[in-house]
RNA sequence: GGGCGCUUAGCUCAGAGGAAGAGCGCCUCUCUGACGCAGAGGAGGUCGCAGGUUCAAGUCCUGCAGCGCCCACCA
Numbered sequence: 001g002g003g004c005g006c007u008u009a010g011c012u013c014a015g016a017g018g019a020a021g022a023g024c025g026c027c028u029c030u031c032u033g034a035c036g037c038a039g040a041g042g043a044g045g046u047c048g049c050a051g052g053u054u055c056a057a058g059u060c061c062u063g064c065a066g067c068g069c070c071c072a073c074c075a
Stems, first nucleotide, its partner, number of pairs: 001071007010024004018055001026042005048064005
């Protein structure tokens, strides 16, 4: 330098154009002598950044950034 993949909640990841989700974690309540388990409820997101397309974008297109893999080049 070229190619490919990934970027969504604290963590691991779904979500193939029409109201942002799950598991774990966290908080509250019930339960317990207490903790844990279990049950019920709840909080938490500029969907990496900037543009574009569209009535409508996490999703499609372009650029950039970060991370990973492969190839090439230089010494």
The prediction has a mean pLDDT of 83. Transfer RNA from Nitrolancea sp., 75 nucleotides, folded computationally. The RNAcentral record of the sequence draws on ENA and MGnify. Its Rfam family is "tRNA". Rfam classes the family as a transfer RNA.